A computed fold for a 463-nucleotide part of an RNA from an uncultured bacterium, annotated as small-subunit ribosomal RNA, 3' major domain. It matches the Rfam family "Bacterial small subunit ribosomal RNA". Its family is annotated with structural constituent of ribosome and ribosome in the Gene Ontology. The prediction has a mean pLDDT of 84.
Context: one part of a larger RNA
RNA sequence: UGACGGGGGCCCGCACAAGCGGCGGAGCGUGUGGUUUAAUUCGAUGCAACGCGAAGAACCUUACCAGGGCUUGACAUGCUGGUGGUACGGAUCAGAAACGUGAAGGACCCUUCGGGGAGCCAGCACAGGUGCUGCAUGGCUGUCGUCAGCUCGUGCCGUGAGGUGUUGGGUUAAGUCCCGCAACGAGCGCAACCCUCGCCGUCAGUUAUAUUCUUCUGACGGGACCGCUGGGAUAAACCCAGAGGAAGGUGGGGAUGACGUCAAGUCAGCAUGGCCCUUACGUCCUGGGCUACACACACGCUACAAUGGCCGGUACAAUGGGCUGCUAAGGCGCAAGCCGGAGCCAAUCCCGCAAAGCCGGCCUCAGUUCAGAUUGCAGGCUGCAACUCGCCUGCAUGAAGGCGGAGUCGCUAGUAACCGCAGGUCAGCACACUGCGGUGAUACGUCUCCCGGGCAUUGCACA
Numbered sequence: 001u002g003a004c005g006g007g008g009g010c011c012c013g014c015a016c017a018a019g020c021g022g023c024g025g026a027g028c029g030u031g032u033g034g035u036u037u038a039a040u041u042c043g044a045u046g047c048a049a050c051g052c053g054a055a056g057a058a059c060c061u062u063a064c065c066a067g068g069g070c071u072u073g074a075c076a077u078g079c080u081g082g083u084g085g086u087a088c089g090g091a092u093c094a095g096a097a098a099c100g101u102g103a104a105g106g107a108c109c110c111u112u113c114g115g116g117g118a119g120c121c122a123g124c125a126c127a128g129g130u131g132c133u134g135c136a137u138g139g140c141u142g143u144c145g146u147c148a149g150c151u152c153g154u155g156c157c158g159u160g161a162g163g164u165g166u167u168g169g170g171u172u173a174a175g176u177c178c179c180g181c182a183a184c185g186a187g188c189g190c191a192a193c194c195c196u197c198g199c200c201g202u203c204a205g206u207u208a209u210a211u212u213c214u215u216c217u218g219a220c221g222g223g224a225c226c227g228c229u230g231g232g233a234u235a236a237a238c239c240c241a242g243a244g245g246a247a248g249g250u251g252g253g254g255a256u257g258a259c260g261u262c263a264a265g266u267c268a269g270c271a272u273g274g275c276c277c278u279u280a281c282g283u284c285c286u287g288g289g290c291u292a293c294a295c296a297c298a299c300g301c302u303a304c305a306a307u308g309g310c311c312g313g314u315a316c317a318a319u320g321g322g323c324u325g326c327u328a329a330g331g332c333g334c335a336a337g338c339c340g341g342a343g344c345c346a347a348u349c350c351c352g353c354a355a356a357g358c359c360g361g362c363c364u365c366a367g368u369u370c371a372g373a374u375u376g377c378a379g380g381c382u383g384c385a386a387c388u389c390g391c392c393u394g395c396a397u398g399a400a401g402g403c404g405g406a407g408u409c410g411c412u413a414g415u416a417a418c419c420g421c422a423g424g425u426c427a428g429c430a431c432a433c434u435g436c437g438g439u440g441a442u443a444c445g446u447c448u449c450c451c452g453g454g455c456a457u458u459g460c461a462c463a
Base pairs, nucleotide, nucleotide: 001463002462004459005458007457009455010454011453012452013451015446016445019411020410021409022408023407026302027301028300029299030298031297032296033295034293035292042053043052064288065287066286067285068284069283070282073126077125078124079123080122081121082120083119088105093100108117109116110115128277129276131275132274133273137271138270139266140265141264142262144260149188150187151186152185153184154183155164156163157162168179169178170177194254195253196252197251199222200221201220202219203218204217205216225248228242229241230240231239232238304404308363309362310361311360312359313358314357320351321350322349325344326343330339331338332337370401375396376395377394378393379392380391381390417439418438419437420436421435422434423433
């Protein structure tokens, strides 16, 4: 000087408390450990791994396994030699395919007509490797933490390490600002500048409307600054209340992550040093596996019902997406879906009826008209192909489950909770993810305790 303390002080944070909803019990989904396996590819492992890389494993993907093939190779560049029925083309045969075999047909460019080029073949140099090392690395990322800190120049102090500044008194969300001070300044952070939502105005407009208005869309601008009033502090920063206002005291949200820490993560995104393989650790194909299942954990979905379930009627969104796409009307089917083809490169057409809600009816506390697992049968869709191993529909079947031990998680406002919708990925497949709107609460304390953090201080056998 730091780190540490079951030392004390001050102060923050859904940290606790107060409360709302969950998880931990059940069934199922997904991930992981373990076990199994020919293989169940690899990585991620307290917080900060475990719906994580994976924004979508039937083949492909695919890196794994078995078997069958190929070797200058699936791909790049260069060199040497060869090659006109050559390159290309692919009938046929065998085969699971890859691969092998190769019939018919059959070229191009330049040319000094010798040849040269391209292609192909042979050979060489090399390619190739998701093989190892994230303890050799770049880049990127997580985390402490959006925490308020981390430093420098000069000066001053100290033999020196170093200190001072940055400590102190106030104040703030903030090393924010004020005052004081052997310090005076400065940099990276904080804040502001950026985007978005809320109010108003101007302008424009192919959406709605019969039209203006208005709504809407979009560009630009205004608006909030403790500016005003009162009180407190008064030396100030600042704090409290009020008016006006769409909005107050950083208005809500986002982007933005200082010096550094964890030899944190990633050689499998990419790049890259070194090491290793080179008729194989490369590469192609078929099939299998990544989907296994006595178990254990993590994260979810659906429930256990009456604030509910079922039936009928009826209301109101926003974000988005659409051309080998979205697909209307109409028709068929109980339905999934099929036929059909209008319109739309889309504020124009389509996806597209939002759902919870509201109105009426039934159920009457029961393992039930709760719950829907599981299984059987019959169908639909995508796709070369749904056996391993997809999704959906109908009929039948109806399991566990009566609110969950110790413990544990999220959340302070349009938030939690509940409700649906869209999108990316994608042929198909979403209980995940990313967004969107609808309904819409409880609490508002810091005395104590748990966890994390900041400041100064104290102890110290640690560095």